[in-house]
This is a predicted structure of a 73-nucleotide RNA (transfer RNA) from a Saprospiraceae bacterium. Model confidence (mean pLDDT): 80 of 100.
RNA sequence: GCUCCCGUAGCUUAGUUGGUAGAGCACCUGGCUUUUAACCAGGGGGUCCCAGGUUCGAAUCCUGGCGGGGGCA
Numbered sequence: 001g002c003u004c005c006c007g008u009a010g011c012u013u014a015g016u017u018g019g020u021a022g023a024g025c026a027c028c029u030g031g032c033u034u035u036u037a038a039c040c041a042g043g044g045g046g047u048c049c050c051a052g053g054u055u056c057g058a059a060u061c062c063u064g065g066c067g068g069g070g071g072c073a
Stems, first nucleotide, its partner, number of pairs: 001072007010025004019056001027043005049065005
């Protein structure tokens, strides 16, 4: 330099037929327990890497950029 893949909650990630953003762990509250843990119930937390474009509507499609990883040279 060329090329492919990935970027979504604190962490690991699902969501690709474009139509209200989900789960597990963690965190908070309550229950249970002598207490902690475990267990049970509930709750908060996301400008979906950034900027444009297409569209009635974009995490999702298109373009450029940034970051990470692989391959080739």
Annotation: Its Rfam family is "tRNA". Rfam describes the family as follows. Transfer RNA (tRNA) molecules are approximately 80 nucleotides in length. Taxonomically the source falls in Saprospiraceae (Bacteria, Pseudomonadati, Bacteroidota, Saprospirales).